Model confidence (mean pLDDT): 83 of 100. This is a predicted structure of a 1439-nucleotide RNA (small-subunit ribosomal RNA) from an uncultured bacterium.

RNA sequence: GAUGAACGCUAGCGGCGGGCCUAAUACAUGCAAGUCGAACGGGAUUGGUAGCAAUACCAUGAGAGUGGCGUACGGGUGCGUAACACGUAUACAAUCUGCCCAUUACACGGGGAUAGCCUUGCGAAAGUGAGAUUAAUACCCGAUGGUACUGCUGAGAGGCAUCUUUUAGCAGUUAAAGCUGAGGCGGUAAUGGAGGAGUAUGCGUCCCAUUAGCUAGUUGGCAGUGUAACGGACUCCCAAGGCUACGAUGGGUAGGGGUUCUGAGAGGAUGAUCCCCCACACUGGUACUGAGAUACGGACCAGACUCCUACGGGAGGCAGCAGUAGGGAAUAUUGGGCAAUGGACGGAAGUCUGACCCAGCCACGCCGCGUGCAGGAAGAAGGUCCUCUGGAUUGUAAACUGCUUUUGUACGGGAGGAAAAAGCUCUUGCGAGAGUAAUUGACAGUACCGUAAGAAUAAGCAUCGGCUAACUCCGUGCCAGCAGCCGCGGUAAUACGGAGGAUGCGAGCGUUGUCCGGAUUUACUGGGUUUAAAGGGUGCGCAGGCGGGCGAAUAAGUCAGGGGUGAAAUUCCACGGCUCAACUGUGGGUCUGCCUUUGAUACUGUUUGUCUUGAGUUUAGUUGAGGUGGGCGGAAUGUAGCAUGUAGCGGUGAAAUGCAUAGAUAUGCUACAGAACACCGAUAGCGGAGGCAGCUCACCAAGCUAUAACUGACGCUCAUGCACGAAAGCGUGGGGAUCAAACAGGAUUAGAUACCCUGGUAGUCCACGCUGUAAACGAUGAUCACUCGUUGUUGGCGAUAAACAGUCAGCGGCUAAGCGAAAGUGAUAAGUGAUCCACCUGGGGAGUACGAUCGCAAGGUUGAAACUCAAAGGAAUUGACGGGGGCCCGCACAGGCGGUGGAGCAUGUGGUUUAAUUCGAUGAUACGCGAGGAACCUUACCUGGGCUUGAACGCUUGAUGAUAUUGGGAGAAAUCUCAAGUCCCUUCGGGGCGUUGAGCGAGGUGCUGCAUGGUUGUCGUCAGCUCGUGCCGUGAGGUGUCGGGUUAAGUCCCAUAACGAGCGCAACCCCUAUCAUUAGUUGCCAACAGGUUAGGCUGGGGACUCUAAUGAAACUGCCUACGCAAGUAGAGAGGAAGGUGGGGAUGACGUCAAAUCAGCACGGCCCUUACGUCCAGGGCUACACACGUGCUACAAUGGCCGGUACAGAGGGCAGCCACCUGGUGACAGGGAGCGAAUCUCGAAAGCCGGUCUCAGUUCGGAUCGAAGUCUGCAACCCGACUUCGUGAAGCUGGAAUCGCUAGUAAUCGCGCAUCAGCCAUGGCGCGGUGAAUACGUUCCCGGGCCUUGUACACACCGCCCGUCAAGCCAUGGGAGCCGGGGGUACCUGAAGUCGGUAACCGCAAGGAGCCGCCUAGGGUAAACUUGGUGACUGGGGCU
Repeated sequence: GAUGAACGCUAGCGGCGGGCCUAAUACAUGCAAGUCGAACGGGAUUGGUAGCAAUACCAUGAGAGUGGCGUACGGGUGCGUAACACGUAUACAAUCUGCCCAUUACACGGGGAUAGCCUUGCGAAAGUGAGAUUAAUACCCGAUGGUACUGCUGAGAGGCAUCUUUUAGCAGUUAAAGCUGAGGCGGUAAUGGAGGAGUAUGCGUCCCAUUAGCUAGUUGGCAGUGUAACGGACUCCCAAGGCUACGAUGGGUAGGGGUUCUGAGAGGAUGAUCCCCCACACUGGUACUGAGAUACGGACCAGACUCCUACGGGAGGCAGCAGUAGGGAAUAUUGGGCAAUGGACGGAAGUCUGACCCAGCCACGCCGCGUGCAGGAAGAAGGUCCUCUGGAUUGUAAACUGCUUUUGUACGGGAGGAAAAAGCUCUUGCGAGAGUAAUUGACAGUACCGUAAGAAUAAGCAUCGGCUAACUCCGUGCCAGCAGCCGCGGUAAUACGGAGGAUGCGAGCGUUGUCCGGAUUUACUGGGUUUAAAGGGUGCGCAGGCGGGCGAAUAAGUCAGGGGUGAAAUUCCACGGCUCAACUGUGGGUCUGCCUUUGAUACUGUUUGUCUUGAGUUUAGUUGAGGUGGGCGGAAUGUAGCAUGUAGCGGUGAAAUGCAUAGAUAUGCUACAGAACACCGAUAGCGGAGGCAGCUCACCAAGCUAUAACUGACGCUCAUGCACGAAAGCGUGGGGAUCAAACAGGAUUAGAUACCCUGGUAGUCCACGCUGUAAACGAUGAUCACUCGUUGUUGGCGAUAAACAGUCAGCGGCUAAGCGAAAGUGAUAAGUGAUCCACCUGGGGAGUACGAUCGCAAGGUUGAAACUCAAAGGAAUUGACGGGGGCCCGCACAGGCGGUGGAGCAUGUGGUUUAAUUCGAUGAUACGCGAGGAACCUUACCUGGGCUUGAACGCUUGAUGAUAUUGGGAGAAAUCUCAAGUCCCUUCGGGGCGUUGAGCGAGGUGCUGCAUGGUUGUCGUCAGCUCGUGCCGUGAGGUGUCGGGUUAAGUCCCAUAACGAGCGCAACCCCUAUCAUUAGUUGCCAACAGGUUAGGCUGGGGACUCUAAUGAAACUGCCUACGCAAGUAGAGAGGAAGGUGGGGAUGACGUCAAAUCAGCACGGCCCUUACGUCCAGGGCUACACACGUGCUACAAUGGCCGGUACAGAGGGCAGCCACCUGGUGACAGGGAGCGAAUCUCGAAAGCCGGUCUCAGUUCGGAUCGAAGUCUGCAACCCGACUUCGUGAAGCUGGAAUCGCUAGUAAUCGCGCAUCAGCCAUGGCGCGGUGAAUACGUUCCCGGGCCUUGUACACACCGCCCGUCAAGCCAUGGGAGCCGGGGGUACCUGAAGUCGGUAACCGCAAGGAGCCGCCUAGGGUAAACUUGGUGACUGGGGCU
C1' cells in the first nucleotide's frame, strides 16, 4: 500500500458497488419451464334464441390427453481434475449442426393402430390392469426424385503423404403434412452461409529425487468393429517396441484464463464480484430421447440418508431465488414487478420467466456533503501545571453581537426511464417501409424544484520513551500492568492506571489475520565462498556447457518490413453524462505474445576448405626423499652366552613401585632379532593429492630446457561415474626389537578412573583384502589472458669463467597501484577480465531422526522437521585480567630491632541478654572510630507522670504591669495552688521588657547518603590524566604520551607526523640545620662597678646565648671519569649543609552508587492531644562467650632505698598556686605573686652509693577487705585519688601476624584539649637517652611503563562446561492396537448398451422371453502407503 474481511469503541446524510472465504453438511414451506385450439379428438362451463317445460339450435371454449417446439438456454457451485482441462497459435484433404438467411426442386396414392372418452377390476396410497370405441402436422406401406448415398468406367485440373476436385456415363437405394380468416403459416430433398459443437497438434501451465526407473492395449503394423468423424477408442493376428535426469513413474496440493494487489522495473502473490472456457448436480454406474445430454428442477439400477404407510408397498434430492438448522470470527428479505432488457412458445393478442429490473438489511469498500461562518480579551469562571502576593495553558475557545440555512423538519409542485408491438391508412412484385391516433411504470409521489422557521437535528477514535508527529501532574512501587522491535515497572515512571494538555486521522478510528514492498535477505536485472554461512581430499573422464586465425555456402538463432490474430470488460490518454466525485458512455492507445510471409547476413550455429600461434608427437640433453620389486650396510636398542667386577641400579620436583648377592647396573667379546635410517639437511627437492629420506640394481612414470621437423583446434571444464586416498580401525596369514591405547602397580591429590614413574597387551612392521574419513589447510577449485618494482634460491639454456647480466620453468621474502569489513593480499592475487564445476543463505535442535544406499563391523554418504532464541559470528579498538613476557619502584620481601597472638586489667566491637541496653561506622579504607570526657544534664533509648501555637524564635493584633521575685501547701519532679508583691524610659502620642488571649509561621536525632550539597576515607604523594591544531584510520580510535637513554618523577635529553598547551611532578609557603644585619624586655651577662652565705640581685652592656623580623647560603656551580646530551659515579675539593639536606602543608583525571540526612544544609515521603515537648527514675557501664586496639608485667641491662644532674613545648583568675602549718598520705587550713620570656605548674630514664641473688621472689600487681580525701544538688546502680591489709594469673607466649632505614626504632618522662570531677592505659604535641641492619630483587603483597593472549567489559570476586534433582514442551524408537488411501488377485454381479436366438405375441415392421460379453457395487486374500494412539525408552529445548 491492499483486502469478499473479522473484532473493539463510536456513528448525521446521500450516491455507486459488494455481501457463506467454513459443512460439495442436512433441508420444512413457497416460487424458479413452459407454451401452442392457426396440428388433433374432444367438450366442462357460461351466455343467447325458440319453447310452459323437456329439448333443439347458435356462440364460448376450461381441465386432462395425443401431437409440435422448448426443457442441452438462462441460473448455481468449485467436488473432482496437474489433464490438450485451460491459454495461445494452427489443422480437419478426418467432421456434425434444430431454429435463422439465401438458392433449387418437390409434396401423388393408400393403411392399421393408440391415448383420451366410455364400461369395469386391483390397491391405504403412489399407481395400475382389462374390455369397447376414436383423431391427427403421431405411426406405416407404395409411387416419383436429385448437385444426396453406394458401386463401376473415362477424361481434365490441383495439392499436403494417405489424396482432393471438376466433368461425362451406367446400375442400385432413400422423401413429404397439413391448417387457414385464403393474406399466409407450415412439410420434404439438396447446395451454400451464419452461429454453435466435436477432434488433432506445437508452445506455456505448482511442489517433493528422503518418488529413478515406468509400461502387455503397453508401442507399432494388417484387417475389421464402432463413431458425425480420425485414432488401440475397441477386437483377432503379427512384431517388440514406447516413455525417462530437458525429470518418466509415484505422492501431495489445486478448477484454468482475462484479471486483481504490490513493485521503479524484473518479479512476487492472487483467481471474490464482472466476462470466457471446463467440471459437477445426494454418492457411484448406465443408457434412452433428441440437431444437441450421457441431461441440476428427465429415466433405470445400486448405495447412504430422510419422509409416508392400512406393513403389503411407496416418495424424495435448494452447489436455482428467498428461507431453516448446523458449522463458524463471519456474510442479507421466506419483499415488489414483468414497466424496461433478454429468453421459451405462439401468426398474434398473450402466457411463462427468483434471468432480469427494483426495493429491504449491513460504515463491508470507494466517493461526496454536513455538524456552522464572521466579529469578540475582562485573555472571564472552572480545570491543569509552576519557580505560587503571581504566572503559564486550555484560549477567540466560551459567554456576547451579527450573518447564513447545505442537511434535517413541515407544506406545495413534480419528472426522465415509453419506444413500440398490435389496430387503421398509404406505398410496394415480395420482403418491407412510411404515416396516424390510442394504450402500457414495479421502482414512486422517488429523484428534483419551491416556500417557511430556526444554529437550530449531527464527533469520535487511536496515540504522545526511540523508531514516530505529540509532555506534564497524580496514583502504583519488578505489584498491578504495558510491549510491533529495542525494552519499561524494585518510592521522584514523558513507557503501567487516571487527569490536564498535545499530535494524527476523521463518520470513522484502532486491533487482528493475509499478500506484496522495504529485503541486492535466493541476487536474470542484482549477492557471495582466506578468517563472517560457503571450494568437493585429489585426479581421470562420458553426457552437458564454453571454445583459436582466414575463406565459402546456408539462413536455425538474430535483426528489419508486411499480413493475421491477440474477445469484451479492466489499466492508460482524450472528450462527454449524472450539480462534483466515485460511477459511467464514446473514441484512441496498449495487450511487450503467437503464427505466417518477404528480406538482411556482422555475430552465434550448421556444412565445407585452409592455416599454425592453442594442444600434441618426434629428436637431444637434464633434474629429483616420484613409484614398485630385489639385494646390501653400519650405528643404536633389546635378548642370549661367556668374561671382568661389586653393591647398588633405575627413576623423580621429591619419592616409591621395579631390577639386583641365585651377582644386577657398568665394562669387554661373541651371537641373534626386528624396526628405523644420525651427520649431509636447508628458508631445499619431487609428486595430482594423501605423501616421499641409508646405499645399490632392475622396471615404471613425470617435469623442465634446447633445436628443428610433423599432426592441424585434436582444446578447457566437468553433474552422474571410475581410480587414488594420512592415521586409527576390521579380516586372513606371518612377524614382534622399540614404542605403546586398554590394563596393573607406585606416586601426586580432598579425590586423581589424569598429568609424573615402573611394567605392559592389542597395535606399531610385512603380504593380500576391506574401510573412505582428517584443522585431507594455503581453512584460498581448475584453466586461459593481462597488470609497477626489489631481493634470495632450485633446475636447464647461453657464456672461457668461481664475476656479471639475460632467458624459460619452479620455490620464498618485502612492496606500488588495485582489492578488502578489517586483518591482510599484492605476477604463486584475495587485482583486472573470460569459461566450467562445487558450495552458502540467522543461531541452536543437528550432521541428529526417519528413509534409502555402501560396509564384516565400527561406521560412512545423502539428510529433514517440530520446538526454541534475538541473537550466534568476523575483523579490529580501548580497558581490565593472566599461576604470559620484559623493564622499574615501595619497610614489599630479604637482613635486623622491638612488638601482637598466651596472662591480668583498660577500652571498642560482635554476640547474647534486657523494659531499654539509643543511633551510626563493618576486608584493606569499621572495631581507644563519630565521642577532644554517658553519675543528673548530655540523651537521641526505656518506664511512669504532664502539655497541645506547644520547650526555643519571628510577625500581626488585643489585654495587662508585673504571673518576675519571696514565702506556705500538694507532688518524684515537671507542674498546680495560696499569700505577699506591683518594672523602666518618655517629647505623654508612645516605646522597651515581661506575662497572657487570638491568628500566621511550629517542631521531629522520624525514613531515604541509592534523590543531593558540603566534608571525608582509600587507591596514592602513585606519576600519571587530558586538550587544541595537524597527521593516520570507513570507524571505534591512534599519534602526541611510543622508541633509545636518564630520573624520586610524563624529570630531562636524543630520536620522531607531530607541534604546542593544561591539570598533576618539581619549585614557590612554613618549621628545622649555618651565618649576617637590625632590635634588646620580662630574656642574656663577656668586660667594668656595686652587693649577697649564695643567686644578673643591682648599676650598666648588645659582645655571646636567646628572642623575632629581614637577608645570605646549595646551583651537579667546580674538579676527575664515562656519555652526543640529559645525566651518572667519585666517603673528591670547598662548605654548617651535596646532589629534592631533614620534616610539614600541599592529594591530578578518576575509582569504590565507599562514609555521613545523627555536625550543618537540602528535594521528596511520613507524624501533628504525637514519631513534637517537659519532668523523675532507669538505661547507654548488663555478661556463658568471640575479636580488635592498648596498658602493666613475667624481672638482675632488674626491683627497692638514699643522694644528685639536665629539657622542650604548653597551660593558668570560678585559675596556676610559691611559701608556712597539720596529716603517713590523698589533701586541708593559712597565704605572697601572676591574666604571665617577669609569678606559677614541673621531669624521668641517667649518674653515685646501698640492698635483694633467681625464688612465683623485696618480681608482678589483679582481686577483695577496712579506713579515708576531693569534686559535685547527688558518687547505690556508676567517679577518681590516698593509706593499711590481701597478693590472683603470669617464668617471654601455637599457627600466624604488625611497626620501623637515623636523631629513625627502642626506651624515658613532660604538657595540652575536653573537663565540676573522671573511668586518659586513649588522642594530640614536646623534649631526654639513643641503636642494629639492607647481600640483593628469585619469591609474597601493592604499584608504574611497554608488549602479548582473551570467548572478560558488573571487567577473573569475570565468563562458563557436563552430569544429577524438579517442573513444562515438542519429538524419535516401541510389543502392539485403531483408522484412512490408491491399486492387485480371485469369487459374485444390478441396470444397461452390444452380440446371438427355432417354439410365445404380431399380417408385417417388430416385440416379449432366454443365452453371452463388459461393468457399478459387494465379498475374500496378501501386500503397499499414510495418520492417530501405546506400557516403556532415547536424546533435545525452556525454566